[in-house]
The RNA shown here (Lysine riboswitch aptamer) has 171 nucleotides and comes from Romboutsia sp. CE17. Lineage of the source: Bacteria > Bacillati > Peptostreptococcales > Peptostreptococcaceae > Romboutsia. The RNAcentral record of the sequence draws on Rfam.
RNA sequence: ACCUAGGGUAGAGGUGCUGUAAUUAAGAGUAGUUCAUAGGAAUCGGCAGGUUAUGAUUAUGAAUGAAAGGAAGUACAGCCGAAGAAAACUUAUUGGCAAAUAAUUUUUCUGGGAUUAUGUAAAAUAUACAUGAUACUGUCACUUAGUAUUAAGUGGUGAGCUACAAGGUUA
Numbered sequence: 001a002c003c004u005a006g007g008g009u010a011g012a013g014g015u016g017c018u019g020u021a022a023u024u025a026a027g028a029g030u031a032g033u034u035c036a037u038a039g040g041a042a043u044c045g046g047c048a049g050g051u052u053a054u055g056a057u058u059a060u061g062a063a064u065g066a067a068a069g070g071a072a073g074u075a076c077a078g079c080c081g082a083a084g085a086a087a088a089c090u091u092a093u094u095g096g097c098a099a100a101u102a103a104u105u106u107u108u109c110u111g112g113g114a115u116u117a118u119g120u121a122a123a124a125u126a127u128a129c130a131u132g133a134u135a136c137u138g139u140c141a142c143u144u145a146g147u148a149u150u151a152a153g154u155g156g157u158g159a160g161c162u163a164c165a166a167g168g169u170u171a
């Protein structure tokens, strides 16, 4: 120096990633329920099937009145393909079916956060995700300058980068 090796151990990036718990705000004086009045035949649903002249749907008024998903910060925990997204198989749950949700595995893409535009979801101007753009940043390679530390430029990106160890081969 190379191979075993996309291996093992330990680490770094930073408004770093994810999860759990309670609290808080919003959701919302909304949905729903009850009563009164008006009104007079449809209405809910993807299908099946329901509600309704014992007055539905709707409108007005009064009373009562949620929740889910998502979110901010706090605490704790697990971590640095952390994690996210898409597709497929399987399993589980709900359901009358359709369908939907969750999880594992496989394949593909993404180094990281920020801002912003478009789109999707959502009650939402919160937020999340996808794609594009902008600069920043981590890391490696090359070039230039410099005694060195370092700086600038170009390019790549996580199956990466840094350090250590074992075995083998070669010098």
Stems, first nucleotide, its partner, number of pairs: 001169004008164004014080001016079006023072002032064007042051003046097002083110006090103005111137002114134008138157008
The coordinates come from a structure-prediction model, not an experiment, and the mean pLDDT is 80.